The prediction has a mean pLDDT of 75. Predicted 3D model of a 131-nucleotide RNA (FMN riboswitch aptamer (RFN element)). It matches the Rfam family "FMN riboswitch aptamer (RFN element)". From the family's description: The RFN element is a highly conserved domain that is found frequently in the 5'-untranslated regions of prokaryotic mRNAs that encode for flavin mononucleotide (FMN) biosynthesis and transport proteins. The model forms 100% of the base pairs in the Rfam consensus.
[in-house]
RNA sequence: AAGCAGCUUCGGGGAGAUGUGUAAGUCAUGACCGACGGUAAGCGCAGGAUGCGCAAAGUCCGUGAGCCUUGAAAAGGUUGAGCAGGUGGGAUUCCUGCACCGACGGUAAAGUCCGGAUGAGAGAAGUGCUG
Numbered sequence: 001a002a003g004c005a006g007c008u009u010c011g012g013g014g015a016g017a018u019g020u021g022u023a024a025g026u027c028a029u030g031a032c033c034g035a036c037g038g039u040a041a042g043c044g045c046a047g048g049a050u051g052c053g054c055a056a057a058g059u060c061c062g063u064g065a066g067c068c069u070u071g072a073a074a075a076g077g078u079u080g081a082g083c084a085g086g087u088g089g090g091a092u093u094c095c096u097g098c099a100c101c102g103a104c105g106g107u108a109a110a111g112u113c114c115g116g117a118u119g120a121g122a123g124a125a126g127u128g129c130u131g
Stems, first nucleotide, its partner, number of pairs: 002130004007126004017029003031112002033102002035063004042054005058100002066078004082098005104115003
């Protein structure tokens, strides 16, 4: 390095404003947000090749919560959204422009409020053991 564990800690953001209305953070206008791993032309270090480390993709490939089937569990199923142009050897990740998306329950119809949830969890860091 790699594997293992009745182990430890961490592990999701966002409503200022105007209008209508008896009533809306739910409608209209406008505002705001972007979990985890991978990939990637970014950054740094070393270098002969190149290697190592870090890191910004909501809409590329996957994962997770949620939801459905089920008495329950196991198991299975389901689970959103991007184009155009530019640079370049190389970009769906960079730059520019214009778009689009967001579980369930509650409530004037909710990605942003309240609730399940002081929950669960992809996973991250560490500790210990094997070697």